[in-house]
């Protein structure tokens, strides 16, 4: 300290995600030991059993239970039985203290509960110091006895009895009437004195009354702090205060009468909701933020509601009474309980322990003590639940062992790992020893202290001292042996670590982003590596990263955000001086801020965690003391801020009335006649009943051309003829009063376009709704015709717009240039003048700022002050509630849910029914053809056993196929073979070979005959052949979306890059754009670019002209010879021709345009002129374009078969569609007759002449040629001359019958050709298409290749030989630039609502059941207060001795009041037929709204 993910890719806003620490955690897998700490977060559910509060005989009556002792009886001499409170002790009573601590758990509570700091009107048992007393009397009463109800708890009479239980009295105080009103003894010792012999009486110690102090602890009040919700705005009648009583320990409405009408709220009051505060935890750099388990303070609570008793303290966890649920017991009448105290049960839950041990220590009750209780506490058990700490060996060991794994087969790597040697023993085992937690107390002595005292008590020192749960303790020592000890999570990024098999969008994974559809580093195994390590992983949660609530420390032009405006209460903030004051705000000091914790610095356990000493810190809160710069009060003043008053001055500023002219429309009236009137085209509509047009004159409503302008005015909405009347605001100048009188503004108030609503009016044109006509597939749209509300007035509403400068008001600074509008000054040359100053508006640009676009003195720059409003995308500006409206709606405003993006500016592409410029047989102008017809071929598609396979927009479809009757072959039937038809290697045996017969459809199988080779170092070698075992071979089997290579296309289109440099944060950009030019990114010119490279073009081949060399088999002019004729011959090298090498063509040359360039246009010379004609060459790329079946391969599969032989059949099928073709429909023609000119081939398994035979295919014979010599060979269209005359023809030539010829093992499926016969469709061909631009289409024919034969195709080759182009709108395809984009799989893109399905939340709903809770009335246990005529009462007073008084107790009653009821509200969950949208789903149905000018700009 960051990273990942939005995009082609880029910067930015934003979300989500991750790495980091932690936890009372839990779950998975694993698990050695010891130390320390914790250990029901859930149901404050419910609870079986034991324990968790007693204790004092030195308060009391006393004696049930043990045990000593003594006695007595009965006896088995140690047991029973009785008997002595004499004695040790003690059940059960009375009494005092203690049960208000200790301990749990967190339901309640938003509160003076808590925290922190004050404060006054109060109690405080035990303790502690002081003062002063503890005196004499009295009546009960539990307990014990006796009777009795009762299952039981429990209870009733009667009788007797004691206290440290309880009552008087004494006493005090007094205004003498009265009034308050404490007490209590036990225990040990004792000289004298008196005794009734108990003691009195002294003394110590302990209790006890009163008081006054302290100390502790409690109560009370009270300043600040101390969740969320405003969709919770108004709450309160004991309420606010007051006087008086009352009541309490204590102030108080705390209660009660009375009187006033208060109090609390936006600084959030009520009212919901939700939560026990805090020290502290945890994270964080901090400021925060979350959180309150363990420990430690404090509150509330104890089954739930209520109540008070008692006490020093409760209104009481293990105490009471009353109700209520609930569980037990019951003889059915009645009882009885309360684990949020330890353990433990059982239920909820993902999840949390033993029904342990001791009081040995630490504390606490009660005792006087000894002791006794003590689940508080200390230990010890369970579980790795954390933290901490030890171990699971240590050196050595290369043959780099096996074994796994990979593997290019070489090897690598597990890996010094192991084994092996050679040493250690830590923990664990076993065996021995062995701290410290223990200090008291008590007992003995001795000194002091109290006393009369040497007892008693008590202190102090010293000696004694049977005190340990933990424990088999910590710790130390011996023993024996590497012996008893490792896992677990992950390896695509992020993020450290990789390969193989498996699987095949299955089956999984996954924090985000994403793997998995046959080669997965992402599923699963393995091997191997990374990290941690007795623990590793996952989930949950907190904070962090996240400056993603931002105080520290963001934002709002266009990502989310500026309110439509203006004015203005509170609120925030506020010019210059001077004086005060001390609120803020500084500094000193005092107290507080428990203790732990956390930091520092010691210490102690062998280190650590852990324990401990001291310091620090605790940022606060409060008293006081000083200060006076700023901020705030106050008081005095000023004038710059802000305002008033004169004088101007521009203006569609607003409101009333009034007027004017154009125009459209209507009406009337003339003149006229067939249209008009609207469209892309119509068509509805209007018009002979007379429209349109025109001319006249009338009525009416609206709106105001021309000036009109980034021109004026207003806050904004918005104002537009011209006049008058009312009115607002702004600016100049001059500088005259006021003196801070401002600034901004929540709530609120007023103003606010269209549309729309109410009423009551106008209504010319215009026009939602509607209608009709059109267009379309459809057209509830666009576009025509027509037409109501409405637009217009008046008065009232609504209160919203992309109300937009998408930019809140105010205020201050910060370079410049240009207009423009409207002031004013000053200058003179007086002009359409220039200078200077104010106020608006608009363009440009520097710094600066921005993500970038942009903004730039009118800021989006640099301060400053106030509101506003934002916090991912959608759901949603939506639901429900509230407020406002007549309504429509408005306003204020969420959540479930679901997404990993949405979203802004720029960029390069691509695409547009967006632009420009340019180019291609692209169109256009011309030829000829397809598409009709028969046939050939090829595809599809149907049949089939089988009709192998590929190609399949263009760029498949006479293509693979340059040639299927067997073969070819891949398919199919049916027979057969299995180291195989073929390769290599071994063994062993034979030469190879061949002859002939049988079976078979043939492979094949049986027999069979001849045959003994070659080379040698004599060992064996080499070719062949059969056999036999395994390695292995064989696949036209898949997968061209695993590949190579090779092609195909975009195209022979003019592009596609890169290097240094500039420019941008950056993707990128400039270079390559621009201005010209060209076939061309061809060249020239500018120019933050300068140069490259791949393409272009040139080199290459052919063709065309000339020169030269050469001269057979070509060739023949001149010379000769010969022929019926021919270069035939002798000869010759001119010419043609051939095949070798040169030239030539470069815009070089004139001239014009052009920028003087690049080039263009003409011309001239040339055989050819502007890349001559052609041809080969294919840039970076692009279609997962084609092809595993050419070959090559990687990876799957098949292995007596998917291999591999062999016969026979497909591939040749036929309703039928489509390509590509040949031949023809005829006279430019056909027939026949005769007759002329090529080129380039190719020929011995061949080409085959002449001759002869056939009407002919052809046969025969067989000359010549390995070719410029022979041969195929006949060129055909031309041409001459006849013929036939527009017909299905003397055209056309299918089909079909029959007869043959050739090729070959064989023409039936299934060849080609001939002869005779036979003579279909076809009269030029719909919609549509297709090739050519010159020796080119069109037209003749020749030749080859494969190839036994089998072309109308292919590939080449002469011959004749045209028209046509104006040009660039428009179809198509391409090139440059611009521009819009929501497109990047790039428009065959993206994308929206509707309906249909399935799912998930969720609104509304007749209702319907819970929960909480106001009003109001009813009721009224138990209690406490009052009252009391009924019943009853030991003390105390009276008495005349019968009673009575005073008090008291039971009943009975009033007030208070908790359960319960009743009625009627208000809120919240939960359900509801049935419904509304929503949202999210694989390839669902209809349309195509939008994004390009999205085809009618989009959006509010």
């Nucleotide at each position: 300290a960051g990273a990942g993910u939005u995009u082609g890719a880029u910067c930015c806003u934003g979300g989500c995600u991750c790495a980091g620490a932690u936890u009372g955690a839990a779950c998975g897998c694993u698990g050695g030991c010891g130390g320390u700490a914790g250990g029901c977060u859930u149901a404050a559910c419910a609870c079986a059993u034991g324990c968790a509060a007693g204790u004092c005989g030195a308060g009391c009556g006393g004696a049930a239970a043990c045990g000593a002792u003594g006695a007595u009886a009965g006896c088995u001499u140690g047991c029973u039985a009785u008997c002595a409170g004499g004695c040790g002790u003690c059940g059960a009573g009375c009494g005092g203290c203690g049960g208000a601590c200790g301990g749990g758990g967190g339901a309640g509570u938003a509160a003076c509960g808590c925290g922190u700091g004050g404060g006054a009107a109060u109690c405080u048992a035990c303790c502690u110091a002081g003062u002063a007393g503890u005196g004499g009397g009295g009546g009960a009463u539990a307990g014990c006895c006796c009777a009795g109800a009762g299952a039981a708890a429990u209870u009733u009479g009667g009788a007797u009895u004691a206290a440290u239980a309880c009552c008087g009295c004494g006493c005090c105080c007094u205004a003498a009437g009265g009034g308050g009103g404490a007490a209590a003894g036990u225990a040990g010792g004792g000289g004298a004195u008196c005794u009734u012999c108990g003691g009195a009486c002294c003394u110590u110690a302990c209790g006890u009354u009163a008081u006054c102090a302290g100390a502790u602890g409690a109560g009370c009040c009270u300043g600040c702090g101390u969740a969320g919700g405003a969709u919770u705005a108004g709450c309160u009648a004991g309420u606010u205060g007051g006087u008086g009583a009352g009541g309490u320990a204590a102030a108080g409405g705390c209660u009660c009468a009375c009187c006033a009408a208060g109090g609390c709220g936006a600084c959030g009051a009520u009212c919901c909701u939700u939560a026990g505060c805090u020290g502290g935890u945890c994270u964080g750099a901090g400021a925060g933020g979350a959180u309150g388990a363990u420990c430690a303070g404090c509150c509330a609570c104890a089954c739930u509601g209520g109540g008070a008793c008692u006490g020093a303290g409760a209104c009481a966890c293990g105490g009471c009474c009353c109700a209520g649920a609930c569980u037990c017991c019951u003889a059915c009448g009645g009882g009885a309980g309360g684990c949020a105290g330890c353990a433990g049960u059982g239920a909820g839950g993902a999840a949390u322990a033993u029904u342990g041990g001791a009081c040995a220590a630490u504390g606490g009750g009660c005792g006087a003590a000894a002791g006794c209780c003590u689940g508080a506490u200390c230990c010890a058990g369970c579980a790795a639940u954390g933290c901490c700490g030890c171990g699971u060996g240590u050196g050595u060991g290369a043959a780099g062992a096996a074994g796994g794994c990979c593997u290019g087969c070489g090897g690598g790597u597990u890996g010094u790992a192991a084994a092996g040697c050679a040493c250690u023993u830590u923990u664990g085992u076993u065996u021995g020893g062995g701290a410290g937690g223990a200090a008291a107390a008590g007992c003995u002595u001795a000194a002091g202290g109290u006393u009369a005292a040497u007892a008693c008590c008590u202190u102090u020192a010293a000696g004694u001292g049977u005190u340990g749960a933990c424990g088999u303790u910590a710790c130390c020592a011996a023993u024996a042996g590497a012996a008893u000890a490792a896992g677990c999570a992950c390896c695509g990024g992020c993020u450290a670590a990789c390969u193989c098999u498996g699987u095949g969008c299955c089956a999984g994974c996954a924090g985000c982003c994403g793997c998995g559809g046959u080669a997965a580093u992402a599923c699963a195994g393995a091997g191997g590596g990374u990290g941690c390590g007795a623990g590793c992983g996952u989930u949950a949660a907190u904070c962090g990263g996240a400056a993603u609530u931002a105080c520290u420390g963001g934002g709002c032009g266009u990502a989310a955000a500026g309110c439509g405006u203006a004015c203005g209460c509170a609120g925030g903030c506020g010019g210059u001086u001077u004086g005060u004051u001390a609120a803020g705000c500084a500094a000193g000091a005092u107290g507080u801020g428990a203790a732990a914790g956390c930091c520092c610095c010691g210490g102690g356990c062998u280190c650590a965690a852990c324990c401990u000493g001291g310091g620090a810190a605790u940022u606060g809160c409060a008293u006081u003391u000083u200060g006076a710069a700023c901020u705030g009060g106050c008081a005095a003043a000023c004038u710059a801020g802000a305002g008033u008053a004169c004088u101007g001055u521009a203006g569609a500023g607003g409101g009333u009335g009034g007027u004017a002219g154009a125009a459209u429309u209507u009406c009337a009236g003339g003149u006229g006649u067939a249209g008009c009137g609207g469209u892309g085209a119509a068509a509805u509509g209007c018009g002979u009943a007379g429209a349109g047009a025109u001319c006249u004159g009338a009525a009416g409503g609206a709106a105001u051309a021309c000036c009109g302008g980034u021109g004026g005015c207003g806050a904004a909405g918005g104002c537009g003829g011209c006049c008058c009347c009312c009115u607002g605001g702004a600016c100049a100048a001059a500088g005259a009063c006021u003196g801070a009188c401002g600034c901004u503004c929540a709530u609120g108030u007023a103003c606010g376009a269209a549309a729309g609503c109410g009423u009551g009016g106008g209504g010319a044109g215009c026009a939602a709704a509607c209608a009709g006509g059109a267009u379309u597939a459809g057209a509830u749209a666009c576009c025509c015709u027509g037409g109501u509300a409405g637009u217009c007035c008046a008065c009232g509403c609504c209160g919203u717009a992309a109300a937009c400068g998408a930019u809140g008001u105010c205020u201050a600074c910060u370079c410049g240039g240009a207009g423009u509008u409207u002031g004013g000054u000053u200058c003179c040359u007086u002009g359409a003048g220039a200078a200077c100053u104010g106020g608006g508006c608009u363009c440009u640009u520097a710094a600066g700022c921005u993500a970038a676009c942009g903004c730039a003195c009118u800021a989006a720059g640099u301060u400053g002050a106030c509101c506003g409003c934002c916090u991912g995308g959608g759901g949603a500006g939506u639901a429900c509630a509230g407020c406002c409206g007549c309504a429509a709606g408005g306003u204020u405003a969420a959540a479930a849910c679901u997404c990993u993006a949405a979203u802004g500016a720029a960029u390069u592409g691509a695409c547009g029914g967006g632009g420009g410029c340019c180019c291609g047989c692209a169109c256009a102008a011309g030829c000829g053809g397809u598409g009709g017809a028969g046939c050939a071929u090829g595809u599809g598609g149907c049949u089939u056993a089988a009709u192998u396979c590929g190609a399949u927009a263009c760029a498949a479809c006479g293509c693979g196929a340059a040639g299927a009757a067997c073969c070819u072959u891949a398919c199919c039937u049916a027979c057969u073979c299995u180291u195989g038809a073929c390769a290599u290697c071994c063994a062993c045996a034979g030469a190879a070979c061949u002859u002939u017969u049988c079976a078979g459809a043939g492979a094949u199988g049986a027999a069979u005959u001849g045959g003994u080779g070659c080379c040698u170092u004599g060992g064996g070698g080499a070719a062949c052949u059969a056999u036999g075992a395994g390695a292995c071979a064989g696949g036209u089997g898949c997968u061209g979306c695993a590949u190579g290579g090779c092609u195909g296309u975009c195209g022979u289109c003019a592009g596609c890059u890169c290097g240094u440099g500039u420019u941008g944060u950056g993707a990128a950009a400039u270079g390559u754009u621009g201005g010209g030019u060209u076939a061309a990114g061809u060249c020239c010119c500018g120019c933050a670019a300068c140069g490259a490279g791949c393409g272009c073009a040139a080199c290459c081949c052919u063709u065309a002209u000339c020169c030269u060399u050469a001269u057979u088999u070509g060739c023949c002019a001149g010379c000769a010879c010969g022929u019926a004729a021919u270069g035939g011959u002798g000869g010759g090298a001119a010419c043609u021709u051939u095949a070798g090498g040169g030239a030539u063509a470069c815009u070089g040359c004139c001239g014009g345009u052009g920028a003087u360039a690049a080039a263009c246009c003409g011309g001239a010379g040339g055989a050819a002129g502007g890349u001559g004609g052609g041809g080969a060459c294919g840039a970076c790329g692009u279609c997962a374009a084609g092809u595993c079946a050419u070959c090559a391969u990687g990876g799957c599969c098949c292995u007596u078969a998917c291999g591999a032989g062999u016969a026979g059949g497909g591939c040749u099928a036929c309703a039928c569609a489509c390509g590509u073709g040949c031949u023809a429909c005829a006279a430019u023609g056909g027939c026949g007759c005769a007759u002329a000119c090529a080129a380039a081939g190719g020929g011995u398994u061949g080409c085959g002449a002449a001759g002869c035979c056939g009407c002919g295919a052809g046969g025969u014979c067989g000359a010549g040629c390995c070719a410029a010599u022979c041969c195929c060979a006949a060129a055909a269209a031309g041409u001459g001359c006849g013929u036939c005359g527009u017909a299905g023809u003397c055209c056309g030539g299918a089909u079909c019958g029959g007869a043959g010829u050739c090729u070959g093992c064989a023409a039936c499926u299934c060849g080609a050709c001939u002869c005779c016969g036979u003579g279909a469709a076809g009269u030029c061909g719909g919609a549509a298409u297709c090739g050519c631009u010159a020796g080119u289409a069109a037209u003749c024919g020749u030749a080859g290749a494969u190839c036994a034969g089998a072309a109308u195709g292919c590939u080449a080759c002469g011959g004749u030989g045209a028209a046509u182009a104006c040009g660039u709108u428009c179809c198509c395809g391409g090139g440059c630039c611009u521009u819009g984009u929501a497109c990047a799989c790039a428009c065959c893109g993206c994308c929206c609502g509707u309906c249909a399905c399935a799912c998930c939340a969720u609104g509304g709903g007749a209702g319907u059941g819970g929960g909480c809770u106001g009003c109001a009335c009813c009721a009224g246990a138990a209690g406490u207060a009052g009252a009391u005529a009924g019943c009853u009462u030991a003390a105390c007073c009276u008495u005349u001795c019968g009673g009575g008084g005073a008090g008291g107790g039971c009943g009975u009653u009033u007030a208070c009041c908790a359960c319960g009821g009743u009625g009627u509200g208000g809120u919240u969950c939960a359900u509801g037929a049935c419904u509304g949208g929503g949202g999210u789903g694989a390839a669902g149905u209809c349309g195509u709204a939008a994004c390009a000018a999205g085809g009618u700009a989009a959006c509010c």
The RNA shown here (small-subunit ribosomal RNA) has 1500 nucleotides and comes from an uncultured prokaryote. The RNAcentral record of the sequence draws on ENA. The coordinates come from a structure-prediction model, not an experiment, and the mean pLDDT is 85.